The RNA shown here (Bacterial RNase P class A) has 341 nucleotides and comes from Saccharimonadales bacterium (SeqCode). The coordinates come from a structure-prediction model, not an experiment, and the mean pLDDT is 75. The gene name in the source record is rnpB. Taxonomically the source falls in Saccharimonadales (SeqCode) (Bacteria, Bacteria candidate phyla, Candidatus Saccharimonadota, Candidatus Saccharimonadia). Of the family's consensus pairs, 95% are formed in the model. Its Rfam family is "Bacterial RNase P class A". It is annotated as a ribozyme.
This record gives sequence, structure tokens and C1' cells, in this order.
RNA sequence: UCAGAUUAUCGGCUGAUUGCGUGCAGCAAUGCACGAGGAAAGUCCGGGCAGUACAUGGCAAAGGCAGUUGCUAACAGCAACCGGGGACAACCCUAGGGAAAGUGCCACAGAAACAACACAACCGUAUCUCUAAAGGGUGCGGAAAUGGUGAAACGAGUGAGGUAAGAGCUCACAGCGACCGCGGGUGACCGCGGGAGAAGGUAAACCCUGCCUACUGCAAGGAGACAGCUACCAGAGCGGCCAGCUACGCUGUCGAUUGAACCGCUUGAGCCCAGUGGCAACGCUGGGCCUAGAUAGAUAAUCAGCUAAAACAGAACCCGGCUUACGGAUAAUCUGGCUGA
Repeated sequence: UCAGAUUAUCGGCUGAUUGCGUGCAGCAAUGCACGAGGAAAGUCCGGGCAGUACAUGGCAAAGGCAGUUGCUAACAGCAACCGGGGACAACCCUAGGGAAAGUGCCACAGAAACAACACAACCGUAUCUCUAAAGGGUGCGGAAAUGGUGAAACGAGUGAGGUAAGAGCUCACAGCGACCGCGGGUGACCGCGGGAGAAGGUAAACCCUGCCUACUGCAAGGAGACAGCUACCAGAGCGGCCAGCUACGCUGUCGAUUGAACCGCUUGAGCCCAGUGGCAACGCUGGGCCUAGAUAGAUAAUCAGCUAAAACAGAACCCGGCUUACGGAUAAUCUGGCUGA
């Protein structure tokens, strides 16, 4: 200097004027403080919270997840590692249990898709009203090495023997999964040695194995309490069956009764800084901070300057993730090429 890899940060700023929402102060006028995001988005996972019995037991069904170890409140998330694949490399991708339980499926092409009534070619034989011969046609039989088709062709590669022709049919060598032994690792797994004659693919097909799962959803919900009676059958209690639980039923008294208001509502698995343990995710300790809370829904407009002011996009109960969108600017580490000293 060129080309790349990975990670992180910012997401217009400053000033003036006007306006909006919330809180506080004030009788009021008004003043002061604060006022969208890294994704507030998609609503795809995991939780908190609320109601259904303090949501309880068994069976069935349905759904989800899938290398290992750890992290976490939890997860389908994250970290590190293992196996597989890609790149010269930095590094990137990976729904990654089981096809040696059973069933199904394998487009087109092809004779045939796991099955053999084997298309061509090969070998033997019979026959011909083809031929001088070599050969050719037709039938029957053998064989599965060769060709052709295909993503995939029976699944054991090379050589030799063997045969009419052939074939793990036999032999030698090489290679290999299950499995066995030794060694290493917490583990996935790795290394070395042995091994026998099982062997197509597909489980984001059914299925099998292991683990997990009640439903509803802030328009949740916050108003019911007490006394008496009846029933423990039936019904109801947001789940298919069984069990189990409950007055939930009726009467009376009191309270409540509002298309409203208020609460839920923002102090929370919170944010920042320092130290410390850990490769890391993350944990622990100490200090500091309070940072939207609306309900037709505020967070804006104008002007001036900064070379230009321009990306994706806007809270609606709250958190942790994932995914998707995003003009531009900046920083750090690393890889490869070229050049110079």
C1' cells in the first nucleotide's frame, strides 16, 4: 500500500424561539426537572406477573427439543470444546440421537430403484425356407464381471487362479463399520492394536430412544364479605378419560353498581464504575445513579451554524434472547499479496 477476516462504538451536534406529555412547587399566572430504540419491529422462543383449587395424582393424546461440558431464573439462547464440511490463510458454515427394530418412499431417465421374467454385449445349445465362409436371425438355458441411464445400480479395491462364459467362487495383499483390548480426556471424542463377513439413500417420512410441556393473556386482574339451608347424585370450576378437591347452588344482611376515574404502570433477574474468580459465557464484592409511562395516545416545529444533515425506524405490563431492517462515520486485533529499508 492493496485485498480480506473478526469484534466493538456512534446512530447527527450546538444555539435561539415556539409547542406537547409526566412529575414537583404555586391560589393563579407561571417556573423547574425529565421525556423512544439499537433494533422500540417480527411476535419466533424462554421467563416474571395475573386469573382459573395453593393447578393436585395417574393414563392417553398432542406438541417441542436433540454432539459434549459449562453459564443462566429459564431457553430452541450464550461460551468453550468434539465430530463433519469450506477457505492458501485470518476465519466461516453445521436441526449434529437412531437407517445393524419395523413400515413407507426414491422424480426423470433406465431392463431394473432394493426388485429381477436382465436392455445391449458375453457363453453354451437347438434351429433357419439367410450365407461360399466369417457371420446373422429366432427359441431355450447359463452368468452378473462389461456398456448404456441416473443423484444413487446391489455396495469388496487390486492382482492371480478358476470357468463354456463368469462371479469373494477361491487365494494373496490392501482397506473398513459394529464389537473387543490398551492408553489419553470430566465428557463428546481421540490414538494404537485386534476383528468378522453384516453393508444403498431418506427420520425438516411414519416410527424408535431420551428429556421437556396445564390453559388463558395487562382488553390479565384489582368487590365481594358474613350468616343460614340443601346436596356430596347430576351439573359447574376454559384439558380426552379416571381419581381427588371446592358450595360454585338457594335464602338473607351489608357493600359494590358509572361505555368514566383510580390502581396494576414502571425500582427492575435494573443501569454505570472499580476490584476480583473464570480461556470464555458468567459469577462475587464495593461504590454511585433513578433514566418515558401516555389512553386517541406527548416526545415536535422553525431559523442559524457545523463541507452535507440525509439510514432503518417510533414505547403501550415488564425482562432475557433470537431473527429481520439499517445511509454513513470511527476504533482495535488478525490473515494473504506487493513494495521499500